This is a predicted structure of an 82-nucleotide RNA (transfer RNA) from a Holosporales bacterium.
[in-house]
RNA sequence: GCCUGCUUGGUGGAAUUGGUAGACACAACAGACUUAAAAUCUGUCGCCGUUAGGCUUGCCGGUUCGAGUCCGGCAGCAGGUA
Repeated sequence: GCCUGCUUGGUGGAAUUGGUAGACACAACAGACUUAAAAUCUGUCGCCGUUAGGCUUGCCGGUUCGAGUCCGGCAGCAGGUA
């Protein structure tokens, strides 16, 4: 250089024919329990906004009523090849 695959919250990882993005688990935070802690249980947990609402799947575009999913470009990572 060429070919192939991958990129989703703090982490792992679902959403598999385009139709509510973040299921589930871990971590974190708050509370209950405890003399105290651990364990266990309950709740919260992307961003902006007082609310209403808006935005968000590596980045930039495109197709579509509708995109994490399809198409193009770029970037990063992994593998293959001369």
The sequence was found in a public genome assembly. Taxonomically the source falls in Holosporales (Bacteria, Pseudomonadati, Pseudomonadota, Alphaproteobacteria). Its mean pLDDT, the model's own confidence on a scale to 100, is 80. Its Rfam family is "tRNA". By type it is a transfer RNA.